[in-house]
Context: one part of a larger RNA
RNA sequence: CGUAGAAGCUUGAGAGGACCUGGCUCUAGUACGAGAGGACCGAGCUGGACGAACCUCUGGUGUACCUGUUGUGGCGCCAGCCGCACCGCAGGGUAGCCAAGUUCGGACGAGAUAAGUGCUGAAAGCAUCUAAGUACGAAACUCGCCUCAAGAUGAGGCUUCAUUUGAGGGAUGUUAUAGACGAUGACGUCGAUAGGCCGCAGAUGUAAAGCCAGCGAUGGCAAAGUCGAGCGGUACUAAUCACCCGAUACUUG
Numbered sequence: 001c002g003u004a005g006a007a008g009c010u011u012g013a014g015a016g017g018a019c020c021u022g023g024c025u026c027u028a029g030u031a032c033g034a035g036a037g038g039a040c041c042g043a044g045c046u047g048g049a050c051g052a053a054c055c056u057c058u059g060g061u062g063u064a065c066c067u068g069u070u071g072u073g074g075c076g077c078c079a080g081c082c083g084c085a086c087c088g089c090a091g092g093g094u095a096g097c098c099a100a101g102u103u104c105g106g107a108c109g110a111g112a113u114a115a116g117u118g119c120u121g122a123a124a125g126c127a128u129c130u131a132a133g134u135a136c137g138a139a140a141c142u143c144g145c146c147u148c149a150a151g152a153u154g155a156g157g158c159u160u161c162a163u164u165u166g167a168g169g170g171a172u173g174u175u176a177u178a179g180a181c182g183a184u185g186a187c188g189u190c191g192a193u194a195g196g197c198c199g200c201a202g203a204u205g206u207a208a209a210g211c212c213a214g215c216g217a218u219g220g221c222a223a224a225g226u227c228g229a230g231c232g233g234u235a236c237u238a239a240u241c242a243c244c245c246g247a248u249a250c251u252u253g
Stems, first nucleotide, its partner, number of pairs: 001151001005161006014148004020048007032037001050105005058099004065092005070085006109143003116136004168245003172188005193238003196234005202227003210221004
């Protein structure tokens, strides 16, 4: 820009993905075989590699979380804190992300076939799967499974709304289950959208000050104090009021 108003839901031409395989048990020590050995068919269990999704578990990371601690500088000093030193170093770690973790997948079936196996059957009184006819037959092919998909310009379909009483969209603000930017989703006072606050979960591991005990280091009062993202609640703050686009031109009857 088109699909000659708009929103929602769709059909699927077409395209892509997937398609793997081992071992064991039963059938059955059966069929077969002198024995040695040892099945088809069918049923079940359990793996490998590969792939997808997810974070309950096991863990990794987790640079504005908690703690310990070294050197040095600063807050006048003590105490208590802060800056810098790879996040100073070290021990842990929520959410998120992730795999080594968890769950799931390849199935089953149909159609038409390949090699192959046939039935009926002539040419050719026989024979012959083939010439007419006809039945089977594979991880390949077409479907079936998963994803995209009407720029499929052949631009599809359905429903609803609007047509002067304006459907709908944009912009803007708060934003995340979205994200490079656009885009997408949620919300905008008729409000829980984000922040704050409150509670909970969770992390760290018992703050400072004071008091007590001890000569003191230190210990206790104390599950303390602090805390990013998680869950729930609460209008305290910010989403105020406003704004823009938007409906049929042209020709013929």
This is a predicted structure of a 253-nucleotide part of an RNA (large-subunit ribosomal RNA, domain VI) from Bacteroidales bacterium OttesenSCG-928-B11. The prediction has a mean pLDDT of 87. It matches the Rfam family "Bacterial large subunit ribosomal RNA".